RNAcentral holds the sequence, with entries from ENA. Small-subunit ribosomal RNA from an uncultured prokaryote, 1478 nucleotides, folded computationally.
């Protein structure tokens, strides 16, 4: 890699008072400051009543008076007479309607209750009344002060203002008495009795409308009280009028509400107090519910009104458009002193990502006031802006293929696709424009008229009233005319190509995408999805069983507290009896209204909107039921205890004893070492070590036994005994009667270290010193060695305190041990109890595995998790002598961390086999000349590639030119092939000459055919070439290596949730997965064995150009001839080899036997043949092929050079170093292949390369043809008669040409170099060594190279411990780019968030003390007042303000600390395999 689990992250739905970017044709209907309860300019948002009153400023009438010439008309001045009415007195109202949403965690709000503890103006219901009198004051009218505001004196006046007196009960009160009632205080009355207290208003059309008193009734309100209402325990104590009593004041009214005394109470862990936040509901959103989010808009409560306080009026306010006071802020000012309060409707300004008009009417609804008419009304209806939402409609509908142009692709003459789209034709007119017509909302109040009852009230008819608004709505004209867009297309997820770009630009919700072939960036054609919108952000549910009550886990994934005891708390055993709180169950009552659903209806539908049902899962009340849970009784014994009598055990505390070992002293025998280690060395020792005897002394631990054994609640206990303590267990019997289980806080105990004090210290041993090791070694080893370990008393409070498994009951197959008891026994076979193990069936469970000791199936309690890292950290508490514990986060940051198993690689894990792998030999390289390749260097170029193995006498099977691809110079622009168009034109070619290296250019000369249509040729243009230029990481074939290793896999089954397993494992065999045996396998495929080639042996068959044995000719010889097929041979077929036979072993495969037999014996030797598949292995320079680049050049011609350089370093050969040899002489024996531009016999010349003649031979016919070898002869161990390099010199032959840069000959010359260091290759028989022949390329040849051929012809293998490759099992694994893998940390760098911090700076709340407005309350002789009362004074309290000491929170900070993050930094390598010291 893949797989199953846990787990978190993401995304798809639906919702909004949203805004933001692109776009926009109408309508209906709904909504529109979420931010600064930030500030407001201007205007309007609350008045009415003259039928209460005095009046009369301003109008309109009228009268009167004077003027102007009389009437008339105009002016003027008086005049309240009249309509009426400004200010003022009086009523009512202004407490409602309209805003906000600060504040409040609260009886605040929601739901249900009660007041026998209460109030209620207008409304309404019955009842009584409604006499007399009185004072004073606004207003007016004079006077004064001030800028204003406003204020002050005077004099006069009214009432439905005020005040007094009268009447009075059914009112209120006090005492006293009766009934009735009642959950208690109590509470009602037809009781009765006596006593005290309080009224009142007029108006006036005479119809009434008003006043007063008390009772009812409605409506509205106050108040207690059950329940339910947010988050933090890093808030654990709070509280002093605080709980309660009694008595008093005090409101409507209860009540510490207030005040005196008295008592010392109240609230909390079922969360008090403290802090944070926040108006509450009904509903709205979400959801399958349950929940969970939320508190626009409508509707209920409540709370506020610039900020604090306070009170007056009143039915009702502690009063949004009222008063006072403070206090901040604005504005006016003549500076002395005023004025304000948009969180009403519009607006402005700010603030913000954002939210609208300084509109129109009271015509409906409805509100104040009024007998009314009507006035008033920013409530309210309308209308405006705004696609903010939800609805609803249209932007055309039909035909129409030459599948048009044009785009866009693509395998490109031609498809395909936009696309029936469009042009065309016919139709239609919703909406838009025009023009015309034109609603409903209207009913009353009023007013006229009639009618019943009779001066009025009611019916009834008809009249009056419409902002919206000429609006909706109809009609008609008109013409496809007026009207489509965002968004998206890798995948989730509907939708694909091309171009450009090229880890750049940029894209992203998550995974992730761009590094030259991008369906993922950006355009573009196409397409997909919703639609006047469509996307994006942003916030809510939802998916999310990811807080799991429905509905979740805790051996290993995150989670069981170390153990136990034990309070609260929860939970409980059998039986009976009550009871009825819990539970069920009927009935009431309530759960306002819209909303939601379901029915109908009304706008053309629909959205919206009437009505009508249902529901509103709640909450009290009542009645009933009694099994189950609780309550309250009886019993009971099986749960629990407790006594009796054994047996058990390292259970615990204190004391006593012992031997063995070490260490030490001391004496002794002894002499040179010991001691340690992977090797060492440090240390000890001649002052006698170590060793060894002998005696003593310390202190610590307790061998064998001993054990998948015991005890204990863990922690933990182990030598032997005694004392004293506990505990579990088994047997019978008998007691107590549920006394029990679990356990928040609490308490006890609790390894190791570690701390305090005092002791003790033999051995070990952290710190430390030394030695080593090593690149370093602050370590793994040694040597030594203090703390400690040990005792005693005292603290810590943890551990992988683990079974990583709370505790307690009950139930659920089997098999086998071990303990401690008990029962029965016949010597056996068994049973039962509690404990400890091991396997296992159901089951569980991801799996691994658990499995009567559950991780099973239930029950009850308690503890704990909820992505990784940041972190078990920071702060704040709490405990600690201190280390430190224990409680326990945030910001940031990642998309992942993790468990269990799986297949592979890998391991300095393990086991088995193999292989010239090692070993055992035999020859080499490495050292020395030279060849040859290759780095490197040089160079104008020294073309290119190949680079560990698997490059490197490799491409190259022939670099002088050429080849060639390079460099340098001169040329051409199309050289060669080829084909199309167009066409000048008879040329082209040939032949000569000039110039040049040439290649080329120039020049001269000769210059086609014809039937006249044309053919042939061709300059010359345009396309189309060409490119050994790039990219072998875009590709094909083709090769290399792993490896001629034995693996590679598939049907089918079978198992496994499943990735996968089996099968291919296992025993055994083999060169092999070769066979054979067993087996949930059975088969079968690709290798692997054979089949194919050569080669050994024979047989047939045929016999030239090979062969000659016998016959016969012939030669100086020769198979030369005639013949021959016997033989070699040749070349076609066949036959032979199967462990077939025998012996042994063994079941079998098979091995063994130097077995027979054979020419060959166990795959006879060689070759060809290379499985799945690694290495992005070689190669775009063999060839082919995408993309890409060059075109007067990256293409082509040519000439010279260059691939052949030359301090150096390799690799891989070659000749050597000699005597197994060299060197001259003579002499023998091959295969294999080549040969006409060749091989060449033979001859002639030269010393010789070789020439010059000549002959065979297109070949079993001719030609090329060995060498070592043998045979004797010489050299004698030397730089040599080894060696052959380098030079000079002369030659030969090839070729146009031998200078760079050929090869071969002959004279001469005669270097290294005398067997090679570290290291390293090859090879197991006809091999290795060695000797030589041949072939391909090629004119020649750098060939010592490559292919091949035969000749001579060995040594060795105990054997697998090791190296190194491989195979196969098996086992760890944090690795899958697979160890050349992963991964840690310091320390540099840069960015982010955060902690500590001297101090700086705010901010809320609480304490104290000073002070201290308004104002209520108390009190009060002097002033006013006839009188009620007032003003003043005085006390108490309090907003505000000052001081002052502490807590608490927030903000910033020099400098510090740690943490996270970021391609390639530095340093090691901790971890992951035995990670190399588990």
């Nucleotide at each position: 890699g893949a797989u199953c689990c846990u787990g978190g992250c993401u995304c798809a739905g639906g919702a909004u008072g949203a805004a933001c970017g692109c776009u926009a044709g109408c309508g209906g209907c709904a909504g529109g400051c979420c931010u600064a309860a930030c500030a407001c300019a201007u205007g309007c948002a609350a008045g009415u009543c003259g039928a209460g009153g005095g009046g009369c400023a301003g109008c309109g009438a009228g009268a009167a008076u004077u003027a102007g010439u009389u009437u008339a008309c105009u002016a003027a001045u008086u005049u309240g007479u009249c309509g009426g009415c400004g200010a003022c007195c009086g009523g009512c109202g202004c407490a409602c309607g309209g805003g906000u949403g600060c504040g409040u965690a609260a009886c605040g709000c929601g739901u249900a209750u009660g007041c026998a503890a209460c109030c209620u103006a207008c409304c309404u219901u019955a009842u009584a009344c409604u006499g007399g009198g009185g004072a004073a004051u606004a207003g007016c009218c004079c006077g004064g002060a001030g800028a204003a505001a406003u204020c002050c004196g005077g004099a006069u006046u009214a009432a439905u203002g005020c005040c007094c007196c009268a009447u009075a009960g059914u009112a209120u009160u006090u005492a006293u008495u009766a009934a009735c009632c009642g959950c208690a205080u109590g509470g009602u009355u037809u009781u009765a009795u006596a006593g005290a207290u309080u009224a009142a208003a007029g108006u006036u059309u005479c119809g009434a409308c008003g006043g007063u008193a008390a009772a009812g009734g409605a409506u509205g309100g106050g108040c207690a009280u059950g329940c339910g209402u947010c988050c933090u325990a890093u808030u654990a104590g709070c509280u002093a009028g605080u709980u309660g009593g009694u008595a008093a004041g005090g409101u409507a009214a209860c009540g510490g509400c207030u005040u005196a005394c008295c008592a010392a109470g109240g609230c909390u862990a079922c969360g008090a107090u403290a802090g944070g936040u926040a108006g509450g509901g009904g509903g709205c959103c979400u959801g399958a519910g349950a929940g969970g989010g939320u508190a626009a808009u409508c509707c209920c409560c409540c709370a506020c009104a610039c900020u604090g306080g306070u009170a007056c009026u009143g039915a009702g306010a502690c009063a949004c458009g009222g008063a006072c006071c403070a206090g901040a802020c604005u504005c006016c000012u003549a500076c002395g002193g005023g004025a304000g309060g948009c969180a009403g409707c519009a607006g402005u300004g700010a603030g913000g990502a954002a939210u609208a008009u300084u509109g129109g009417u009271c015509a409906a609804u409805g509100g104040a006031c009024g007998a009314a008419a009507g006035u008033c009304u920013g409530a309210a209806c309308c209308a405006g802006c705004c696609a903010u939402g939800c609805c609803g409609c249209g932007u055309g509908c039909a035909g129409g293929a030459a599948g048009a142009c044009g785009g866009c692709c693509c395998u490109a003459u031609g498809g395909g696709u936009u696309g029936u789209a469009a042009a065309c034709u016919g139709c239609u007119u919703u909406u838009a424009u025009a023009u015309a017509g034109g609603a409903a909302g209207a009913a009353a109040c009023c007013c006229u008229a009639g009618a019943a009852c009779g001066u009025g009230u009611u019916c009834u008819a008809g009249g009056c009233u419409g902002a919206c608004g000429g609006u909706a709505c109809u009609a008609u004209a008109c013409g496809a005319a007026u009207a489509a867009g965002c968004a998206c297309c890798g995948g989730c997820u509907a939708a694909c190509u091309c171009c450009g770009u090229g880890c750049c630009a940029g894209c992203a919700g998550c995974c992730g995408c761009g590094g030259u072939a991008a369906u993922a960036c950006g355009g573009a054609g196409g397409g997909u999805g919703c639609a006047a919108g469509c996307g994006u952000u942003a916030u809510c549910c939802g998916g999310a069983u990811u807080c799991a009550u429905u509905g979740g886990g805790u051996u290993u994934a995150a989670a069981g507290g170390g153990u136990c005891c034990g309070u609260a708390g929860g939970c409980g055993g059998a039986u009976u009896u009550u009871u009825a709180a819990g539970u069920c169950a009927g009935u009431g009552g309530u759960g306002a209204a819209a909303u939601c659903c379901u029915g109908c209806a009304g706008c053309u539908c629909a959205a919206c909107u009437g009505c009508a049902g249902a529901a509103c899962u709640g909450c009290c009340a009542u009645u009933g039921a009694a099994a189950c849970u609780g309550u309250u009784u009886u019993u009971c014994u099986u749960g629990a205890a407790u006594a009796u009598a054994g047996a058990u055990g390292a259970a615990g505390u204190g004391g006593g004893c012992g031997g063995a070992a070490u260490a030490u002293a001391u004496c002794a025998u002894g002499u040179a070492g010991c001691g340690g280690u992977g090797a060492a060395a440090u240390g000890c020792u001649u002052a006698g070590a170590u060793a060894u005897g002998a005696c003593a002394u310390a202190g610590a631990a307790c061998a064998c036994c001993g054990a998948u054994a015991g005890c204990g609640a863990a922690g933990g206990c182990a030598g032997c005994u005694c004392a004293c303590u506990a505990a579990g267990u088994c047997a019978g019997u008998a007691u107590u009667g549920a006394c029990g289980c679990u356990c928040a806080u609490g308490g006890a105990c609790g390894a190791a270290a570690g701390c305090g004090u005092g002791g003790g210290g033999a051995g070990c041993g952290a710190a430390c010193a030394g030695g080593a090791u090593u690149a370093g070694a602050u370590a793994c080893c040694c040597u030594g060695g203090u703390a400690g370990u040990c005792c005693a008393c005292g603290c810590c409070g943890u551990a992988a305190a683990c079974g990583a498994u709370g505790a307690u009951u009950a139930c659920u197959c089997g098999g086998u041990g071990c303990u401690a008891g008990c029962a029965a026994u016949a010597u056996a076979c068994u049973g039962u109890u509690a404990g400890u193990g091991c396997c296992u069936a159901a089951g569980c469970g991801a799996a691994a595995g658990c499995g009567a000791u559950a991780a099973g199936u239930a029950a009850u309690c308690c503890a704990c998790c909820u992505g990784g890292g940041g972190a078990g950290u920071a702060c704040g508490g709490u405990c600690g002598c201190a280390a430190g514990a224990u409680u326990g986060a945030a910001a940031c940051u990642c998309a992942a961390a993790g468990g269990a198993a799986u297949u592979g690689a890998c391991g300095g894990g393990g086991g088995c086999c193999c292989g010239c792998a090692c070993a055992a030999g035999c020859g080499g390289u490495g050292g020395a000349g030279c060849a040859u390749g290759u780095g490197g260097u040089u160079u104008a170029a020294u073309u290119c590639g190949a680079u560990g193995a698997u490059a490197c006498g490799c491409g190259a099977g022939g670099a002088a030119c050429c080849u060639u691809a390079c460099c340098u110079g001169g040329g051409c622009u199309u050289a060669a092939a080829u084909g199309c168009a167009u066409a000048a034109u008879g040329a082209c070619a040939g032949a000569a000459g000039u110039g040049g290296a040439a290649a080329c250019a120039c020049u001269u000369c000769c210059u086609u055919c014809u039937u006249c249509g044309g053919a042939c040729a061709g300059a010359a243009u345009g396309c189309a070439a060409g490119g050994u230029g790039c990219u072998g990481c875009a590709u094909g074939g083709u090769u290399g290596u792993c490896g001629u290793c034995a693996g590679c896999u598939c049907g089918u089954g079978c198992u496994g949730u499943g990735a996968g397993g089996u099968g291919u494992c296992g025993g055994g065999u083999u060169a092999a997965g070769u066979c054979c045996c067993a087996u949930a396998a059975c088969g079968a495929g690709c290798g692997c064995a054979a089949c194919c080639c050569c080669u050994a042996u024979c047989c047939u068959u045929a016999g030239u150009u090979g062969c000659c044995a016998g016959c016969g000719a012939g030669u100086a010889a020769u198979g030369u001839c005639g013949g021959g097929g016997a033989c070699u041979c040749u070349a076609a077929g066949g036959a032979a080899a199967c462990u077939g036979c025998c012996g042994g072993u063994g079941c079998a495969a098979a091995c063994c036997g130097u077995g027979a037999g054979g020419a060959a014996g166990g795959u006879g030797g060689g070759g060809a043949u290379g499985a799945c598949g690694u290495c992005a292995a070689a190669u775009c320079a063999u060839c082919a092929c995408g993309g890409c680049c060059c075109u007067u050049a990256c293409g082509u011609c040519c000439a010279g050079g260059g691939c052949u350089a030359c301090a150096c370093a390799c690799g891989u050969g070659c000749u050597a170093c000699a005597a197994u040899g060299g060197c001259g002489g003579a002499u023998a024996c091959a295969a294999a292949g080549g040969g006409c531009a060749g091989c060449u016999a033979c001859u002639u010349g030269g010393u010789g390369a070789c020439a010059g003649g000549a002959u065979g031979c297109u070949a079993a016919u001719c030609c090329c043809u060995a060498a070592a070898g043998c045979c004797g002869a010489u050299c004698u161990c030397a730089g040599u008669u080894c060696g052959g390099a380098u030079u000079g010199g002369a030659g030969u032959c090839u070729g146009c040409a031998a200078c760079u840069c050929g090869a071969c000959u002959c004279c001469a010359u005669g270097a290294a170099g005398c067997u090679g260091g570290a290291a390293u290759c090859g090879c197991u028989a006809g091999u290795a060594a060695u000797c030589g022949c041949g072939c391909a390329u090629c004119a020649g040849c750098c060939a010592u190279g490559g292919c091949g051929c035969g000749g001579u012809g060995a040594a060795u293998a105990c054997g697998u411990u090791c190296c190194c490759g491989g195979g196969c099992c098996u086992u760890g694994u944090a690795c899958a780019c697979a160890c050349c893998g992963c991964c840690c940390g310091u320390c540099a760098a840069g960015c982010c968030a955060u902690g500590g911090a001297a101090g700086c700076c705010g901010g809320g709340g609480g304490u104290a003390c000073c002070u201290g407005a308004a104002g209520u309350c108390a009190g009060u002789a002097a002033c006013c007042g006839u009188a009620a009362g007032g003003a003043g004074c005085u006390g108490c309290c309090u907003a505000g303000g000052g001081u002052a000491a502490a807590a608490c929170u927030a903000g910033u900070a020099a400098c510090u600390g740690g943490g996270g993050c970021u391609a390639a930094g530095u340093c090691g390598u901790a971890a992951c395999a035995a990670g190399g010291u588990a």
Its mean pLDDT, the model's own confidence on a scale to 100, is 83.
Its Rfam family is "Bacterial small subunit ribosomal RNA".